[in-house]
RNA sequence: GCGAGUGUAGUUUAGUGGUAGAAUAGGAGUUUUCCAAACUCCGGGCGCGAGUUCGAUUCUCGCCACUCGCA
Numbered sequence: 001g002c003g004a005g006u007g008u009a010g011u012u013u014a015g016u017g018g019u020a021g022a023a024u025a026g027g028a029g030u031u032u033u034c035c036a037a038a039c040u041c042c043g044g045g046c047g048c049g050a051g052u053u054c055g056a057u058u059c060u061c062g063c064c065a066c067u068c069g070c071a
Stems, first nucleotide, its partner, number of pairs: 001070007010024004018054001026042005047063005
């Protein structure tokens, strides 16, 4: 330099044009003599920009980061 893939919550991930779920972590509460465990609730997220569309996390293009391959 060329090609391919992946970017979603603090972490691991599901989802696929129609309001984004789970687990775990964090906070609060119940219970317990206390801790742990258990149960309930709460907050927190689609890498960035543009386009298509009534509507984009999803489709298209560009950029960025990482990984792999070729040279």